[in-house]
Annotation
Model confidence (mean pLDDT): 75 of 100. Two RNAs folded together computationally: RNase P RNA and transfer RNA, 482 nucleotides in total.
RNA sequence: GUGGCGGAACGGACAAUCGCUGCCUCCCCGGGUAACCGAGGGAGGGGGAGGAAAGUCCGGGCUCCGCAGAGCAAGGCACCGGCUAACGGCCGGGACUGGAAAACGAGACCCACGUGAUUUCGUUUUCUUUUACGGACAGUGCAACAGAGAGCAAACCGCCUAAGACUCCCGCAAGGGAGGACGGUAAGGGUGAAAGGGUGGGGUAAGAGCCCACCGCGCGGAUGGUGACAUUCGUGGCACGGCAAACCCUGCCUGGAGCAAGACCAAAUAGGCGUGCGUUAUAAGGGCUGCUCGCCCAAGCACGCGGGUAGGAUCGCAUGAGCCCACUAGCAAUGGUGGGCCUAGAUGAAUGGUUGUCGCCUCUCGCAAGAGAGGUACAGAACCCGGCUUACAGUUCCGCCACCACU
RNA sequence: AGGCGCGUAGCUCAGUGGGAGAGCGCUACCUUGACACGGUAGAGGUCGGCAGUUCAAUCCUGCCCGCGCCUACCA
Numbered sequence: 001g002u003g004g005c006g007g008a009a010c011g012g013a014c015a016a017u018c019g020c021u022g023c024c025u026c027c028c029c030g031g032g033u034a035a036c037c038g039a040g041g042g043a044g045g046g047g048g049a050g051g052a053a054a055g056u057c058c059g060g061g062c063u064c065c066g067c068a069g070a071g072c073a074a075g076g077c078a079c080c081g082g083c084u085a086a087c088g089g090c091c092g093g094g095a096c097u098g099g100a101a102a103a104c105g106a107g108a109c110c111c112a113c114g115u116g117a118u119u120u121c122g123u124u125u126u127c128u129u130u131u132a133c134g135g136a137c138a139g140u141g142c143a144a145c146a147g148a149g150a151g152c153a154a155a156c157c158g159c160c161u162a163a164g165a166c167u168c169c170c171g172c173a174a175g176g177g178a179g180g181a182c183g184g185u186a187a188g189g190g191u192g193a194a195a196g197g198g199u200g201g202g203g204u205a206a207g208a209g210c211c212c213a214c215c216g217c218g219c220g221g222a223u224g225g226u227g228a229c230a231u232u233c234g235u236g237g238c239a240c241g242g243c244a245a246a247c248c249c250u251g252c253c254u255g256g257a258g259c260a261a262g263a264c265c266a267a268a269u270a271g272g273c274g275u276g277c278g279u280u281a282u283a284a285g286g287g288c289u290g291c292u293c294g295c296c297c298a299a300g301c302a303c304g305c306g307g308g309u310a311g312g313a314u315c316g317c318a319u320g321a322g323c324c325c326a327c328u329a330g331c332a333a334u335g336g337u338g339g340g341c342c343u344a345g346a347u348g349a350a351u352g353g354u355u356g357u358c359g360c361c362u363c364u365c366g367c368a369a370g371a372g373a374g375g376u377a378c379a380g381a382a383c384c385c386g387g388c389u390u391a392c393a394g395u396u397c398c399g400c401c402a403c404c405a406c407u
Numbered sequence: 408a409g410g411c412g413c414g415u416a417g418c419u420c421a422g423u424g425g426g427a428g429a430g431c432g433c434u435a436c437c438u439u440g441a442c443a444c445g446g447u448a449g450a451g452g453u454c455g456g457c458a459g460u461u462c463a464a465u466c467c468u469g470c471c472c473g474c475g476c477c478u479a480c481c482a
Stems, first nucleotide, its partner, number of pairs: 001403010012358007020048002023045006029038003050378001054389002057387005062258004069293004074254005079093005094133001095131001098128011110116001111114001134249002139247002141243002156189002158185003166179005197215006216238001217236008262315002264312002272305006285297004322341008359376007408478007417431004425462001433449005455471005
């Protein structure tokens, strides 16, 4: 310097001019004794989309409902520890998957026979990476096709003929030999995604955890760690394979709906509604936000309210788990302290258009300086926040890796 | 804005872990003087897309794309 991966920040700038929408100040006008009010008129000032405002996939604040207590159902989550208002999020760690480098050991190979080059395998260490990571001895279930056999295994080919049968031969007999299987065998072949531990040795008629060593697996102990787990010792002799994004089991969490939630305002009346007191009665009936337990309801009295349209230029609605800076605890996520700041609020829905100069990218011309043309993404608040996911032209910075050039 | 549902052949739909199917339509042939009807045969599919779980995905799970429906105060 180029390329890749990961992370962070930004995501056009300035000026003029014409608009749009809120806010603040002042003046005039109208009302009012005044404070003040007004959907009147005018002037000035200042604010005005995002990193995703998106998808609505999670979690919370807030609001209403039967105040949400218990059980069932339904749904969700799932290694460990921490953070947080909470989370399926984030941080740190563990295990697993894959990769790279280094060191050591063993082997192969080349010849210049050197602690040489190349390369393979194993062990250890470091770095990096993947994972929707509880349970498959609680139970039920699934595995098409192929294949002899697919879930308390199986003999198609192959291998074997020791014991016990069978056939044939030899032998007076004891017995010996040959042959296969209705016998033995899961080492080899073949089928399959998967064939019931792997490698090596012993062993055997042939074989086999049948036996042994190492590795793997199960169980138990010790040590270290908050823990997941790791290391190590003993033991079992392999029995106990896969799928839980199949039902399910275990543990934990969740009441339901959502700002079109909800509140307020607006001439009168009836049915009616609300609050309080209170009657009958715990039987039937009715109502209630999944169901049940459960809760509520009927006469009467008092008080209050009492109807309109896709109404309202009202509130909710912009001071909030808020932003910036410094110090500080922590590996980090994050927390604490101090200081400073107020930063869109529309309701058919504003945040824009034009011109000029510049920036950035691409192409063409040119030796060069430069000139010309084109482009400048994804997208756009609607109660608010924390995350995740998805889209995104281009620029800058940091870390790691690879290659090239120079010193 | 919020809340739900659906994408399978040209159209309407079934199928919900192991062969992608039905009806109508389309094409060819038979039948007819010709057409319709009828009969026989056939073609036609990224199961909306991408990724994951699984030996195996139209089906199970996640994300995205497209389409549709409901919700504003009742008599």